[in-house]
Order: sequence, then structure tokens, then C1' cells
RNA sequence: CGGGUUGGCCAGGCGAUCGCGUCGUCCUCCCUCCGGGAAGACGUCGAGGAAAGUCCGGACUCCACAGGGCAAGGUGGUGGCUAACGACCACCCGGGGUGACCCGCGGGACAGUGCCACAGAGAAGAGACCGCCUCCCGGCGUACGUCGGAAGGUAAGGGUGAAACGGUGAGGUAAGAGCUCACCAGCGGAUCGGGUGACCGGACCGGCUAGGUAAACCCCACCUGGAGCAAGACCAGACAGUGCUCACCGAGGCGGCCCGCUGAGAGCACGGGUAGGUUGCUGGAGCCUGCGAGCAAUCGCAGGCCGAGAUGGAUGAUCGUCCAACGACAGGAUCCGGCUUAUCGACCAGCCCGUCAC
RNA sequence: GCGGGCGUAGGCCAACGGUGAGCCGGGGACCUUAAAAGUCCUGUCGAAUUUGUGGGUUCGAAUCCCAUCGCCCGCA
Repeated sequence: CGGGUUGGCCAGGCGAUCGCGUCGUCCUCCCUCCGGGAAGACGUCGAGGAAAGUCCGGACUCCACAGGGCAAGGUGGUGGCUAACGACCACCCGGGGUGACCCGCGGGACAGUGCCACAGAGAAGAGACCGCCUCCCGGCGUACGUCGGAAGGUAAGGGUGAAACGGUGAGGUAAGAGCUCACCAGCGGAUCGGGUGACCGGACCGGCUAGGUAAACCCCACCUGGAGCAAGACCAGACAGUGCUCACCGAGGCGGCCCGCUGAGAGCACGGGUAGGUUGCUGGAGCCUGCGAGCAAUCGCAGGCCGAGAUGGAUGAUCGUCCAACGACAGGAUCCGGCUUAUCGACCAGCCCGUCAC
Repeated sequence: GCGGGCGUAGGCCAACGGUGAGCCGGGGACCUUAAAAGUCCUGUCGAAUUUGUGGGUUCGAAUCCCAUCGCCCGCA
């Protein structure tokens, strides 16, 4: 210098004018006047890194202060972290990459069941189709060969397949075979060292060679009660009830079932009324800075700060100026922790590869 | 806010983890002055290595799993 990889950070700035929402103060007006409403002025504050998707996890609220069992669902290497999690951090193992680095639902296939299409002789304690070997019969050819047939042995070789029941070499044999041996790979047993652990490394014994699939059923361990701020609580106002069914011999509730708990209305149809207000509501697992513990996620201490709360739902527009830039994706609706997706353009830092120069 | 379903030729839809099938449609010919309708032929016309997209499990994925995009429906 070029290419790559990982992480962090910003999300136009400043000024002027106009406009919008919350809250506070002041002032004016109105009403059904211990209260409330409307207009105005001034001041304060006023979206995001994803506010989004709603894919996980919690807080909070109600239903038994949420109970037991079954069913159902989820998670799945180890150790941490956390309010909790399928998130995050570190490590292990496996895979990819020259490398930095990236990816992995990563427990169990000797508990049981299922499946493995087509091809192939045979697809799970399997299998003689071709081949090889022995012996018998027959033909040809004179002591051996060849052809055909029958019986048996054989998993070395061929062939099929994603996968054929360890691999290579030697011995052995009629031909062969872990049949035997050496080495290699794997498995099991007991064992030594390191590590909190997953696991790693070493030596010993056993010929033990056992296919794959659990993102198939299943088994094991752990986790999960249900609903959701339209939860829930309070106030004001309006109206008109009628019929049927069930119900203290237990309706209904605790959204699958049973137990258990609770205990008086419940459901359906027709008809009538309302379309209001307050609260929950934003000060919180909060933010910033410094120090400390830790590899890190994260945690502790000290100091400082207050940063939307609407309810038809507020953030915009114009001008000037700066920068390379006309400015991307996009906007709260109970609140947090993650994940994922969308995103113009920069900036910063670590590391890797290649080339050149010293 | 909560929950459920779907995505496959141009259209409507099938498919047990094992060659992606069918109907409508398309193309060609006949008939007609020309067309429509009709009749016949064409599956090697349409999915162009392929089931919305990306990844994974598996020998093998439309099917199973994860993520994502789009559409539809239900409840309060």
C1' cells in the first nucleotide's frame, strides 16, 4: 500500500422565525361556582438504535399469597453471569478457512420400538450373484487340461449402494477368514498425571470390532399454573325488562383432565342504555463519571443527574451557515433484559494474509 | 395485546422423508372468408437443478428443525 476479519461509536451540528404536545407560573373570560372548562403570555421537557417483528425471558396486576398428580410444551457440552432466559461471557469437543476468525438444538442408538427408497445375492448379529477352492458325475481330449452339471467350503477379489459387519502387511490354508501375529484406528475395563469441570495426555489388559437415524417415536436430567395494562382499581352518568336452561343433592371460577380449594348466582335468546373521567403511568434490575474485583459477561463502592407520558393520540417546516453529503432505516402507548430484521454515510481500535522498502 | 393457518407451473390445487401428479390454460393441425365454439394431436409447452427466502439435520427435504419475508383468519 492492497485485501480481509472482529469489536466499538455516531445517527447531522449551530443560529433565527413559525407551528405542535406534557407540566409549572401568571393573566383574561365562561359555567350548573368548596369545583371545572376555554383562550393567551412566559418558562421547563419532548422518541430510537432499532421505538419495528412479537421470537424468548422477567417485573407488575387479577384469578387459592398458586397447591398435588397426569397430560402437554420447552431446554440439552462444561463452568460462570443474571431478577430471569433458548440471551451473554469464558472454555471444551466437532466442522470450515492459508490465517485473523466463523458455524454448531453439541445428552442417550448395549432400555425398547420403528425406518434405511432405488440398485443389489444380501441393509443389521446379514449375505454365495460373478469369482476362488475341494470332491463327485458326464462329454471332449490319453494321465493333465477344458466344457457342462450336482454337493459343500470360502467374505480375500469383482459388482450394487449414502452405508456391506475394522484397515495394511506377514504367517497360515485346499481356497480363505482376527484363525494367529506386528503396526494403525476404534470400543470396553481397571489406572496414573493435569484441570472446579466438560475434557486432555500417558502407560496396561481384553481380539472386543458393536452400521446410521432421536431436527422418528422414545428414555434421562432440568424448567414451565393460567391470563394479560383492552391486566386491575375507583368515580360519575344512562336504561326496561322479558323468556328458556342449569344451580347448596354445589352453578360458576382456578382456559386440557382428575384431585383439591372456593361458594351463589351462571349461561343463552330477544329488547333497552352508554361510547365519560380518575388511577395504574412512568424514579427505574435507571443514566453519567471515577475507582476497585474479574480473562470476560458482570458485580461492588463513591459522587453527580432526572431524560416523553399521549388517549384520535404531540417532534414538523422555512431560511442562513459548517461538513464529502440532497442527508438512511424508521417513530413511543405498562415497563425492563435479550434475540432477529431494516438501515445513507462516516469515524476509531485490535488482529490476519499478500506485496514492496529499510 | 393474545392465538391459529397458508405460501408448489399463468390460475386452482395434490404429493408417507425416496422420480413434484392432476384440472384449467398454452402450442400445432382441421373446420371457417375470418373468428368463436367444436374435433384431433402435443406431457421434452409450462416447476428451465425445482416448492416464498436463507441456513441446518439426513445417504436423500415440498415434507423435519431454526431464522426471516409476505398473506389470510379468529378472540378481547
This is a predicted complex of two RNAs, RNase P RNA and transfer RNA, with 434 nucleotides together. It holds a member of the Rfam family "Bacterial RNase P class A". It is annotated as a ribozyme. About the family: Ribonuclease P (RNase P) is a ubiquitous endoribonuclease, found in archaea, bacteria and eukarya as well as chloroplasts and mitochondria. The coordinates come from a structure-prediction model, not an experiment, and the mean pLDDT is 78.